Transfer RNA from a Candidatus Woesearchaeota archaeon, 75 nucleotides, folded computationally. RNAcentral holds the sequence, with entries from ENA. It matches the Rfam family "tRNA". Gene Ontology term of the family: triplet codon-amino acid adaptor activity. It is annotated as a transfer RNA.
RNA sequence: GGGCCUGUAGCUUAGUCCGGUUGGAGCGCCAGUCUUAUAAGCUGGAGGUCGGGGGUUCAACUCCCCCCAGGCCCA
Numbered sequence: 001g002g003g004c005c006u007g008u009a010g011c012u013u014a015g016u017c018c019g020g021u022u023g024g025a026g027c028g029c030c031a032g033u034c035u036u037a038u039a040a041g042c043u044g045g046a047g048g049u050c051g052g053g054g055g056u057u058c059a060a061c062u063c064c065c066c067c068c069a070g071g072c073c074c075a
Stems, first nucleotide, its partner, number of pairs: 001074007010027004020058001029045005051067005
């Protein structure tokens, strides 16, 4: 230098292929309940510019372009 793959909550991830209900879940966190107390259990809650920017569209996590980061292969 060329090609391919990956990036979604603090962590692990579903959804993307084929655009369409408010982006869900587990763990963790916070509050409550329970307990002498803690843990576990139960109930509720907060937390997401969907890596960044732009474009297409009535509508984009999803399609297109550029860039960033990580991984693999070729040279």
The organism belongs to Candidatus Woesearchaeota, within Archaea.